[in-house]
């Protein structure tokens, strides 16, 4: 060197998290690399670190350096974004003030502002009024018997004359029912173009008087004082995204080296 049979080893690997660790089920990234049971309030193990069964392959097959690098981690600058918290010592906004200014519009010799004086609305007291209601007043009607007069008829009495008592029936009134009037009187009334006094008072109407030329009202700019956390501003937290140069891993791929056992020829 060749041919048979068998062992080793292999039959995926990494990232982040988790773990004292190491590995697995799960997430992720590569890639195509058996099967079954067990497993995230986990399952198994112990640095030689998945248990447990079974099965293909098999040293042209493993392992180990080394290059290159998907790909996730991880920290520093830098920029850019979303979001909380603060902050009125700053922008923006709002009040006030300056016998402030400008502009522009009402109102003023048919009298500005300013002073003086009166009155009305405000409250309340007395009165009048109004007006609700009662009494009184005026007519009507109104008592079988228990109101009056006057009593047919009928009953008593009596010799008569006439007397007695008294129903109905008329009149004429009490209680009471109705209506009428508005001249009386009582009572009541947050009704009043009303009248007299007291009081309150610059709100708002309005007379008169003195004095003679402004007064008011928006909006703007200036100074000053205050206030307000929506928006912008500034400072901090929490996160997302890009960029650069690092750090430690890191599939595949391609590169080198290293590495069994028996039997025959």
């Nucleotide at each position: 060197c060749c041919g048979c049979a068998c062992u080793a080893g292999c039959c995926g690997g990494g990232g982040a998290g988790a773990u004292a660790g190491c590995g697995g089920u799960g997430c992720c990234c590569u890639g195509u690399a058996c099967c079954u049971g067990c497993a995230a309030u986990c399952c198994g193990c112990u640095u030689u670190a998945g248990c447990a069964g079974g099965g293909g392959u098999g040293a042209u097959g493993u392992u180990c350096u080394g290059u290159c690098c998907c790909g996730g981690a991880c920290a520093u600058u830098u920029u850019u974004u979303g979001u909380c918290c603060u902050g009125g010592c700053u922008g923006c906004c709002c009040u006030u003030u300056a016998c402030g200014g400008g502009c522009c519009u009402g109102c003023g010799u048919u009298g500005a502002a300013g002073u003086c004086u009166g009155g009305g609305u405000c409250u309340u007291a007395c009165g009048c009024a109004a007006u609700g209601g009662a009494u009184a007043c005026c007519u009507g009607u109104g008592a079988a018997c228990c109101g009056u007069g006057u009593c047919a008829g009928g009953a008593g009495g009596g010799g008569a004359a006439c007397c007695u008592a008294g129903c109905a029936g008329c009149a004429c009134u009490a209680a009471g029912c109705a209506g009428g009037a508005c001249c009386a009187u009582c009572c009541g009334u947050g009704u009043g173009c009303c009248g007299u006094g007291a009081g309150a008072g610059u709100g708002c109407c309005u007379g008169g008087g003195c004095c003679g030329a402004g007064c008011a009202g928006a909006u703007c700019c200036u100074g000053a004082a205050g206030g307000u956390a929506a928006c912008g501003c500034a400072g901090g937290g929490c996160g997302g995204a890009a960029a650069a140069a690092g750090u430690a891993c890191a599939a595949a791929a391609c590169a080198g080296a290293a590495u069994g056992u028996g039997c025959g020829g």
Notes: This is a predicted structure of a 265-nucleotide RNA (Bacterial large signal recognition particle RNA) from a Lachnospiraceae bacterium. It is recorded under the gene name ffs. It matches the Rfam family "Bacterial large signal recognition particle RNA". It is annotated as a non-coding RNA gene. The family is grouped with related families in Rfam's "SRP clan". Its mean pLDDT, the model's own confidence on a scale to 100, is 76.